Bacterial large signal recognition particle RNA from a Dehalococcoidia bacterium, 263 nucleotides, folded computationally. It was read from a public genome assembly, where an Rfam model found it.
Formats: sequence, C1' cells, structure tokens
RNA sequence: CUGUGCUAGACGGGGAGCUAGCGGUGCCCUAUACCCGCAAUCCGCUGCAGCGGGGUUGAACUCCUCUCCAAGGCUUAGUUGGUAGGCCUCUAGCCGCACUGGGCAGUGCUGAUAGCUGGGUCCCGCGCGACGGAGGUCUGUGAACCCCGCCAGGUCCGGAAGGAAGCAACGGUAAACAGAACCCUUCGGGUGCCGAGGGAGUGCCUGGCUGGAGCUGUCUCUGUAGCUAUGCUCAUCAGCUAUGGUCGAAGAGGGGUGCACAG
Repeated sequence: CUGUGCUAGACGGGGAGCUAGCGGUGCCCUAUACCCGCAAUCCGCUGCAGCGGGGUUGAACUCCUCUCCAAGGCUUAGUUGGUAGGCCUCUAGCCGCACUGGGCAGUGCUGAUAGCUGGGUCCCGCGCGACGGAGGUCUGUGAACCCCGCCAGGUCCGGAAGGAAGCAACGGUAAACAGAACCCUUCGGGUGCCGAGGGAGUGCCUGGCUGGAGCUGUCUCUGUAGCUAUGCUCAUCAGCUAUGGUCGAAGAGGGGUGCACAG
C1' cells in the first nucleotide's frame, strides 16, 4: 500500500415546557431520517444520564470535534396597530340643566324671603237681562150666497091696517193674508265688565295683616362634584427597530480516530 473479517460508534436533530439534573412520550420547527414494548394524576436513568429486545451499517462522503453560514424558537429594551377592560393621578374637552363661595347686574324700608288670609279667573244650578225664533196682542185687508147686524129697491101674505122672508149697499166679524214700535208668554245658546248661592283650588292676577333684610340672574370667576378620551394603566394578539441577548437543525470547510489476519 492492497484485500478479507471484526469492534467502538452510528441508524435524525433542535426549541420551549416539565425536571434537583439528563433523556423519552406529548407540543412546535426542520431539508424524511430501522423495527417491537413502557411512558404526563408520567416512564426510565445519575452526570458525555432513556430502559429492555431484535435488525442493518461500520474506520468512513456515513463516527467524533472546531470554525463559518443559517431555517427556526425563546427573551430584553423601545415602538406601531388591533381586541377586551379598569381609572380620573397627569393632560385636554364637555358640563353653568349639579353644589358652595365671590364679583357684576336688576330689584328691595314707597318693605325682601317667610307665614296667615280675602277676592277674581275655573265648575254647577238658580235668578235677572240682552239677542234670536215662535205665538199672543195691536192695525189693516178680508164672505155675491152656504157668518152677524141693519136692510133701499123689489118679492110674498092680507080687503085694508099691518106683518114676513130677504138681495145689493153699509157696518162688523170667521178662516186666511200682510205689517209692526211697545207689551205678555214660551223656546234656544259659542248670550252678559250681571246678581246671590254651592263647589274646586296646581297655576295666574290682585288686596289686607304679621314681620323686618334680603331675593333674583350662569352674565362672569374660583373651588368641588360628574361625564368623556386624544389622557393614564392592565391583559392578550400581530408586527417593526437594535453592531440586542440566548439556544440552534441542515449545509460548507478544517482537524482527529481502532483491532486481527493475509499478500
């Protein structure tokens, strides 16, 4: 140096979490990477730390280690946005329709607030009146005859005297029609500076008595209270920034690492 056969080792790895610690099952990531049994109220181990059994591969491109690069996870500080709240300490807005106090203005000893009291307005019926309607009353017209009175003429009865009925005219009246101031009766209501009475009484107007100094107005200011978020704060989710931190698969490069036999 070559060939043959063995052994150590390897046959995925990582992150978070759990754990005194290590690994596994489970969750997540990754570029797919033997089989069976045990295992999250856990299973097995003791510090190069899964246990038990089997199989493949095997000193190497495959094993061990270092460096670089880097998927991905976790985390620190700051910041953006969403969701769900809490608070009024800071900031700001609203609220003068909340309260105390002050200013200003108005009013007030020709009498405030307060208290007592009367009347009107309101409702009910009665009475009186006005208005309107109707009727009565009054005046006028008004019956050829079937209304009255008086009845010319004429008619009838009678010898006569005298009587009778009775048209027209005249006068009056009935039904009816027309008119009207006053008067009487009756009916009506969107009737009345009306009367007396009963009732109601929140409001409005007005009068009297007691009493003796305030009352009213967000016009303005301060303080307190209240509401809100653009304020503060909490939780969670998704991003961004940093010569951030930490762990880190895969990949690239470098280095290291047995035994036996034969030639």